[in-house]
Molecule: transfer RNA
Organism: soil metagenome
RNA sequence: GCCGCGGUAGCUCAGUGGUAGAGCUCCAGUCUUCCAAACUGGCGACGCGGGUUCAAUUCCCGUCCGCGGCU
Numbered sequence: 001g002c003c004g005c006g007g008u009a010g011c012u013c014a015g016u017g018g019u020a021g022a023g024c025u026c027c028a029g030u031c032u033u034c035c036a037a038a039c040u041g042g043c044g045a046c047g048c049g050g051g052u053u054c055a056a057u058u059c060c061c062g063u064c065c066g067c068g069g070c071u
Base pairs, nucleotide, nucleotide: 001070002069003068004067005066006065007064010024011023012022013021018054026042027041028040029039030038047063048062049061050060051059
């Protein structure tokens, strides 16, 4: 330099055009002598900039970062 894959919540991952979800974590409550566990509820995210579209996490272009391959 070229090619491919990936970037979504604090962490690990879903989500192939129509309200962004799960598990774990965290916070509050219930329970308990206390803690843990259990149960209930809650907070919190689409790498960045453009384009297409009525509507973009999703499609297109560029760019940044990570991983792999080729040279």